This is a predicted structure of a 356-nucleotide RNA (Bacterial RNase P class A) from a Pseudomonadota bacterium. The prediction has a mean pLDDT of 78. Its Rfam family is "Bacterial RNase P class A". Gene Ontology terms of the family: ribonuclease P activity, tRNA processing and dimeric ribonuclease P complex. The family's RNA type in Rfam is ribozyme. Rfam's curators write: Ribonuclease P (RNase P) is a ubiquitous endoribonuclease, found in archaea, bacteria and eukarya as well as chloroplasts and mitochondria. The source organism's lineage runs through Bacteria, Pseudomonadati and Pseudomonadota.
This record gives sequence, C1' cells and structure tokens, in this order.
RNA sequence: GAAGCUGGCUGGGCAGCCGCCGCGCGCCUUUGGCGCGGGGAGGAAAGUCCGGGCUCCGCAGAGCAGGAUGCCGGCUAACGGCCGGAGGCCGUGAGGCCAUGGAAAGUGAUACAGAGACUCAGACCGCCGAAGUGCUGCGUCAGCAGCGCUGGCAAGGGUGAAAAGGUGCGGUAAGAGCGCACCGCGGACGCGGCAACGCGGACGGCAUGUUAAACCCCAUCCGGAGCAAGACCAAAUAGGGAAGCAAUCGCGUGGCUCGCGCGGCUUCCGGGUAGGUUGCUUGAGCAACCGGGUAACCGGUUGCCUAGAGGAAUGGCUGCCCUCGACAGAACCCGGCUUACAGGCCAGCUUCCCAU
Repeated sequence: GAAGCUGGCUGGGCAGCCGCCGCGCGCCUUUGGCGCGGGGAGGAAAGUCCGGGCUCCGCAGAGCAGGAUGCCGGCUAACGGCCGGAGGCCGUGAGGCCAUGGAAAGUGAUACAGAGACUCAGACCGCCGAAGUGCUGCGUCAGCAGCGCUGGCAAGGGUGAAAAGGUGCGGUAAGAGCGCACCGCGGACGCGGCAACGCGGACGGCAUGUUAAACCCCAUCCGGAGCAAGACCAAAUAGGGAAGCAAUCGCGUGGCUCGCGCGGCUUCCGGGUAGGUUGCUUGAGCAACCGGGUAACCGGUUGCCUAGAGGAAUGGCUGCCCUCGACAGAACCCGGCUUACAGGCCAGCUUCCCAU
C1' cells in the first nucleotide's frame, strides 16, 4: 500500500424570528390569561418475536392436556438473551456458521433405480472348480484337461443418497477380519478437566444403517388477560332503595265491603354514563472513578434528573457553512432478539505485495 475479519462510536452544524406540549417562579379577577426561565424522539422510538416488572381476575398446591427450550459451565429479575468453553463444518488466515439430549424403549419413513435396502441383506454381470457327481478326450493307468450339475465366494463390475467398516500385506480353488499392521468403531480402565470433552496404552474382529424443526422418550420452564390493565371523583336524563308528608285521596281488582296493587311531592342513599383526575415516568436509571472477574456481569463512592401527549406536542420560515445529510416518530416501563439504514470516524487483528 491492497484486500479482508471483528468490535465500538456517530447519524448535518450555527444563528435569528414565529408557533406547539409539559414543568418551575411571579403577576392578574376564577375557568384562565400574561411575563420570565428551563425541558421536549431513536439507535432502531419499528416488527410485537421472546423474557420480566406493574395491574386485575384469582389463589395457580398436585396431576392431565398443550406449548417452548435442549452440548457444558457461568451471568441475570428473567429469557428462546449474553459471556466463556467443548465438538462438528467452512475459510490460507483473522474469523464465521451450527435446535449440537436420546436411534440396543417402542412406532413409522427410507422415493426411483437395482438381483438384493436393515437385521444372521443380496448371485444380475462375474470369480472358483477345493469337496461330491455326470459326460467327453488324453494317458506312461498314478491321474490330467475340457464342458456341465450340486455347490463355494461379497473380491471386481453395475444400481443407488445409502450395498452391512476402510487401505495394504498375507492367505485361499476363488474369496472373506480368515490372520496381521495402520486408521475408524465399541464398552471398560488410567490421566487431565467443575463439566461438555480431550489424551493414552491395552482389549474386542466389528456386533443393532439413516431419520427425532417424524411420532415418541427424557430433562427444565410456563395460570389467564393486558395501561382501552386498574384506581378515584362524579353532572343531566331514566330507573332502584329508604324515610317523611299528602291521605278520611284517586285508579284497578268487571256490583259492594275489607284486603292487595299502582299513582303525587320532598330529602337522603347506592350503582353508573358523559366528563375530570390518576396510573405516567426516580428507574433491574445514567455518567465518572475505584475494586473483583478472561468475559458477560457484580460491588462501592460521588454526581445528575434526561419527553410524558392523549385526537394526541416535538413544527415552520429566513440567513450562513460543509463532505448536501440514510432508515425512520415515543404512547405503562424495562432487558433482549430480529428487521431497515446514505455517509463518516475509531480500535484490534489477518493475508499478500513493496521498501528499509
């Protein structure tokens, strides 16, 4: 210098004027108005995919069903998140990716092709002629050769995603873990590690393919609904309850009496609608420093307050400058994940080239 990898930061700036939503102070005559001061979107405010706080229903103890997660250790309020490690795969490398428990508990699936596809598999082409036997030929009568049959063989070819350990040597009639060496595999053992797991030397000729984001089994976790949760204050109208008054009343009960029911006014009570208030932002908070830890994270000290609307504010205009500005707008709060994102900056690291 070029090409990359990982992590982090930033997300136009300055000034003036006019507005909008909260807060504090002061003044005015209350609802309110005016003046001054100060605050006013994000790294994702998004998707609403996980987890938690909070609230109500309820008391969620156990079991069933259902769902989620799934190597090991740690962090955390919790998590499907994060950190560290193990194993596998990819990359020359820095690094990246992985739902990675169980397939000798059971059930299922394994297409097509192929002779044969999961349990002692499978002779289509092939190899052999040892053993048994038939025919023919030769023969020096010991046998030999050829063609067959019974048969032996999982080496080679072929099919397939997969053909029942691989390579090599020996062995054999031909072959074969049949024997041996190495590699792989298996269950024990020893050592290291908290563990996942790793390493090692023997042993076993190898014995039960793959598939669990297939059913299933095992382990752990999960009550439901959500701020339109919920709480408080409370008109008008209609209806409910109680007390008092009117009342020796009226109407109904098909004629009468009693009885019963309904009807008026006033006051009070309770539910509840509109409306208002609250929940509403001081919180698993932020920053600096110190300490512990590889890290995630934890502890301590000091300092700070940093939107709170609710038909819903955070805007508009002007001037100047630059590299001409992406994705995008809070709605109870917080921790994550995912997705979108023009440009700029920083740190560490890798490979290659050049120079010294």
It was read from a public genome assembly, where an Rfam model found it.